[in-house]
Context: one part of a larger RNA
RNA sequence: GAUGAACGCUAGCGACAGGCCUAACACAUGCAAGUCGAGGGGCAGCGGGGUAGCAAUACCGCCGGCGACCGGCGCACGGGUGCGUAACACGUAUGCAACCUACCUACUACAGAGGGAUAGCCUUCUGAAAGGAAGAUUAAUACCACAUAACACAGGGAUUCCGCAUGGAAAUAUUUGUUAAAGAUUAAUCGGUAGUAGAUGGGCAUGCGCAGGAUUAGUUAGUUGGUAAGGUAACGGCUUACCAAGACAUCGAUCCUUAGGGGUUCUGAGAGGAAGGUCCCCCACACUGGUACUGAGACACGGACCAGACUCCUACGGGAGGCAGCAGUGAGGAAUAUUGGUCAAUGGUCGAGAGACUGAACCAGCCAAGUCGCGUGAAGGAAGACGGUAUUAUGUAUUGUAAACUUCUUUUGUACAGGAAUAAAGUGAGUCACGUGUGGCUUUUUGUAUGUACUGUACGAAUAAGCAUCGGCUAACUCCGUGCCAGCAGCCGCGGUAAUACGGAGGAUGCGAGCGUUAUCC
Numbered sequence: 001g002a003u004g005a006a007c008g009c010u011a012g013c014g015a016c017a018g019g020c021c022u023a024a025c026a027c028a029u030g031c032a033a034g035u036c037g038a039g040g041g042g043c044a045g046c047g048g049g050g051u052a053g054c055a056a057u058a059c060c061g062c063c064g065g066c067g068a069c070c071g072g073c074g075c076a077c078g079g080g081u082g083c084g085u086a087a088c089a090c091g092u093a094u095g096c097a098a099c100c101u102a103c104c105u106a107c108u109a110c111a112g113a114g115g116g117a118u119a120g121c122c123u124u125c126u127g128a129a130a131g132g133a134a135g136a137u138u139a140a141u142a143c144c145a146c147a148u149a150a151c152a153c154a155g156g157g158a159u160u161c162c163g164c165a166u167g168g169a170a171a172u173a174u175u176u177g178u179u180a181a182a183g184a185u186u187a188a189u190c191g192g193u194a195g196u197a198g199a200u201g202g203g204c205a206u207g208c209g210c211a212g213g214a215u216u217a218g219u220u221a222g223u224u225g226g227u228a229a230g231g232u233a234a235c236g237g238c239u240u241a242c243c244a245a246g247a248c249a250u251c252g253a254u255c256c257u258u259a260g261g262g263g264u265u266c267u268g269a270g271a272g273g274a275a276g277g278u279c280c281c282c283c284a285c286a287c288u289g290g291u292a293c294u295g296a297g298a299c300a301c302g303g304a305c306c307a308g309a310c311u312c313c314u315a316c317g318g319g320a321g322g323c324a325g326c327a328g329u330g331a332g333g334a335a336u337a338u339u340g341g342u343c344a345a346u347g348g349u350c351g352a353g354a355g356a357c358u359g360a361a362c363c364a365g366c367c368a369a370g371u372c373g374c375g376u377g378a379a380g381g382a383a384g385a386c387g388g389u390a391u392u393a394u395g396u397a398u399u400g401u402a403a404a405c406u407u408c409u410u411u412u413g414u415a416c417a418g419g420a421a422u423a424a425a426g427u428g429a430g431u432c433a434c435g436u437g438u439g440g441c442u443u444u445u446u447g448u449a450u451g452u453a454c455u456g457u458a459c460g461a462a463u464a465a466g467c468a469u470c471g472g473c474u475a476a477c478u479c480c481g482u483g484c485c486a487g488c489a490g491c492c493g494c495g496g497u498a499a500u501a502c503g504g505a506g507g508a509u510g511c512g513a514g515c516g517u518u519a520u521c522c
Stems, first nucleotide, its partner, number of pairs: 001521003005518005012374005018367002020332001025330003029327003034073003039070002042066002046064003049060004080285003090209007099202002104198007112146001114144002122135005152178005159170004183190002211257003218248003223245008260282004264275004287308005310321004338364001340363003346360001347358004377408004387399005413459006422449001425446002428443007466511005471492003477506005487494002
């Protein structure tokens, strides 16, 4: 000098940033991922309408809409944590002639004609519950087969060009085989299938860099390489069979310990040393261990299955759960906050849109835990007052222009009044232009924080100073008490009767809404 700090004493305000470093310990409760009726059958609940009836009421999905259900997209993002990992995990630089990529963009081509189910609803049964079973019946942008089809894929044949070894690209006179589709509507549009290219995101490989220990010296059988097959989006012992006997290592293999990595941060003149909290990028994980399914993408935090530990419910037969999401609770600890508000803005998902959802985000609350800023008054004022302290004591020195007193000011405070920007955006409606989804104009509407920030007026010095130190290092000295006691102390060292070093007082010094102590790093 620094800190995600803690402790002691003290404390007026604001802005900006920060806030479980310990038990990846266990979790009550609420919320954190839904959306689409312009895909579908329908209609539980709400509102409207209609029919019958004097009425009560009954019936009708007829309308607005819509719980549950089928279907689509999303749930692989966003958010959390740092357990594991010494590794191509990360950083950097390359390569893929060995790869994938939903949504998006551009271009090309296409969408013919059918089928059988199933959830829901209904009926019945069963279970304490979670749930489950059977029957009947029904739809789709759900599912299945057929047609058509190539510049797609696979195989055969022939040509040209190029390279980086395996090879790559192009046009193909060609030939054989395989594979598609879905409709909706308010008529504006939105979707579907195949292919090429782009964009974006990923996968894989390699060079170099990346902690300590030799009181760890040898390690390794899918091990190292080859052939073949399987598997993968793709290369590869990735896996399997067979064959060979290799591979790594004192330029530190193997083993043990510790640890997420980087941008960066702290310190230092630098070289270095230390750290990796907040923010950004990457990685890993989601009660512990394992497994796959779905999907463009997961081996999936708020999905599934199995095993385990733990907790809860139970009618003892059986079930349910996973805060390292946001709050919050217990525990641990020296120690770390609210079971708050809003989707107004920024972004995300779904939707044609309106919009819905969003503990992402934006705000507010708590905390001197940090940095910065402001204030606690200013000018004058000597009888150098009173009081205190010291003293050579009728005196003097000091506290000290300090106070009183006079004249000002009102930051701040209190009261009252006014009062934003964040929306130059976006939505809806109307209209115009170009001409097919854009732009212009008019109008309407949308603000959480917030009656906040800020501004003005009135009042009145009014509401606001402490902490540590004073032997040397080190700025700042005297008196009293104590008497190797009580105590101090970072080091040297003080204290045994005149202690500037202990305790108190007066005075002084330093910093100041903080000041000291402790811990850690340079």
Predicted 3D model of a 522-nucleotide part of an RNA (small-subunit ribosomal RNA, 5' domain) from an uncultured bacterium. The prediction has a mean pLDDT of 82.